[in-house]
Context: one part of a larger RNA
RNA sequence: GAGUAACGAUAAGGGGAGUGAAAAACUCCCCCGCCGGAAGACCAAGGUUUCCUGUCCAACGCUAAUCGGGACAGGGUUAGUCGGCCCCUAAGGCGAGGCAGAAAUGCGUAGUCGAUGGGAAGCAGGUUAAUAUUCCUGCACUUUGUGUAACUGCGAUGGAGGGACGGAGCAGGCUAGGCCAGCGCGGCGUUGGUUGUCCGCGUUUAAGCGCGUAGGUUGAGAUCUUAGGCAAAUCCGGGAUCUUAAGACUGAGACGUGAUGACGAGACUCUCUUAUGAGAGUUGGAGUGGUUGAUGCCAUACUUCCAAGAAAAUCUUCUAAGCUUCAGGUUACACAGAACCGUACUCCAAACCGACACAGGUGGUCAGGUAGAGAAUACCAAGGCGCUU
Repeated sequence: GAGUAACGAUAAGGGGAGUGAAAAACUCCCCCGCCGGAAGACCAAGGUUUCCUGUCCAACGCUAAUCGGGACAGGGUUAGUCGGCCCCUAAGGCGAGGCAGAAAUGCGUAGUCGAUGGGAAGCAGGUUAAUAUUCCUGCACUUUGUGUAACUGCGAUGGAGGGACGGAGCAGGCUAGGCCAGCGCGGCGUUGGUUGUCCGCGUUUAAGCGCGUAGGUUGAGAUCUUAGGCAAAUCCGGGAUCUUAAGACUGAGACGUGAUGACGAGACUCUCUUAUGAGAGUUGGAGUGGUUGAUGCCAUACUUCCAAGAAAAUCUUCUAAGCUUCAGGUUACACAGAACCGUACUCCAAACCGACACAGGUGGUCAGGUAGAGAAUACCAAGGCGCUU
């Protein structure tokens, strides 16, 4: 230079009360303003205690601070069903033997790993200062082992089926959700009107189980035969004959049950409290119909196109070796088991990546109202904020 520039989005603050040494910034209340396909809610990744409670204010916070993602202390993450682990494989990795190389090592068979994919099963309500599909209540489901009973051809690392899949497009049937009416409870205006075709709030309920619908796929059954499926087969595939017009598989939703339960506006009682509110307990109304309607479900469906669109296991079935009074299999019932790891909090951000509490970057899910073609845009709801001078 200079007490100058700056104090990091122009979304915006104002009043009252409290605490305190001290309050523009902290807490509570009342107004105002901003976002609302987000500046709300929930996950993955990443972070790793930042979560909750108490105390504190040196430093950190671009100012103050009684406040804080700061300091100190204590507390907090509960699972057969969520995700992993597990079973299975993809790209790719490793790789017994093997091949190559002077060696180091490179490639690679059998195999073994490897999810971003396939594979069993949980919903509703309540509860904590902080966890909950994990705790509690209620109602479920899956799988394994053992025992009992009945019936019985069982058996794989092999065969077959299935799993099992592309792009685009359209019609239909539904549901979530929305809206309206009805119903229940409350209100009647401190400013003229408001007992009315008025106003406010509520009108919620799952998985599972039963039924098997709108629809979709396929003709179905029996007998015989068989150069294929590396061996075998009663299985699959090929062929023949007969019978028959429905049979089988799949499938949202609705309805019933679940539920004489839960939830539920409010009311009552008690405790604390200055107002007024907070906490605990008890009780508990209505809980129906219409309309609209998805980008969600039926649907990996259907139609169409050419560039012809993973694999393997679980699963079903068939036999081989073998076993055949056993073992094994099916069904029912009972009992027992289901370990280990993650679970707090943040997650378009002050907690991740950017040296910062940085106007940048960061994958997925949810998607209310009015107007609108719309996830544009504008104004609002739930919810969250006014961006630390």

Predicted 3D model of a 389-nucleotide part of an RNA (large-subunit ribosomal RNA, domain III) from Pseudomaricurvus alkylphenolicus. Its Rfam family is "Bacterial large subunit ribosomal RNA". Model confidence (mean pLDDT): 84 of 100. Taxonomically the source falls in Pseudomaricurvus (Bacteria, Gammaproteobacteria, Cellvibrionales, Cellvibrionaceae). The RNAcentral record of the full RNA draws on ENA.